[in-house]
Order: sequence, then structure tokens, then C1' cells
RNA sequence: CGCGAAAAAGGCAAACCCAUCGAAAGAUGGGGACGCAAAGUCACCGGCCUAAGGAUUGUUCAAAUCUAGGGUAGCGGGACCGCUCGAA
Repeated sequence: CGCGAAAAAGGCAAACCCAUCGAAAGAUGGGGACGCAAAGUCACCGGCCUAAGGAUUGUUCAAAUCUAGGGUAGCGGGACCGCUCGAA
């Protein structure tokens, strides 16, 4: 450097609950552990979620569709960095 069998130590922490922020998706903090061998960092590509605002349709309402934007790195790819442990 590459790889990830078995194990132990360390690390992270899904769902759920509480608080705060947000229109929402969701985020942050605390509790909590389903999992993770980069579950470390980055929304560049594809996917998925959202749609206060905007556009279109509409009986100017209700509602629907689309969308700027937002989110997801624990959906996949890619880029960057190179944690702990350890056989072939």
C1' cells in the first nucleotide's frame, strides 16, 4: 500500500423518545443501539425524499402537475483524506 476471516480493545450510531431549528424533507444536542472494517469528509453524476416560494391548469376557491431551492455521504458511483484492530 492492498485486503477484511475469526476475535478482543477502541470508534461511529439506525429505529424510537426528549429538546431546539425548519414550511417540509430533514438537521443539531441528549438518551438509546439496528447495524458499520472508513457509518471519516465532499451533493460532482445517477437515484430517492421534500416543495414554504415560483409557474401551469382550474370556477381566481379547493386541488393537481411541474420547478428554483432544500435534504440524504447509513442508496449507488466518483473525488479527497488515511482512524483503531488483524490472518490468508
Description
This is a predicted structure of an 88-nucleotide RNA (c-di-GMP-I-GGC riboswitch aptamer) from a Rhodospirillales bacterium. It was read from a public genome assembly, where an Rfam model found it. Of the family's consensus pairs, 95% are formed in the model.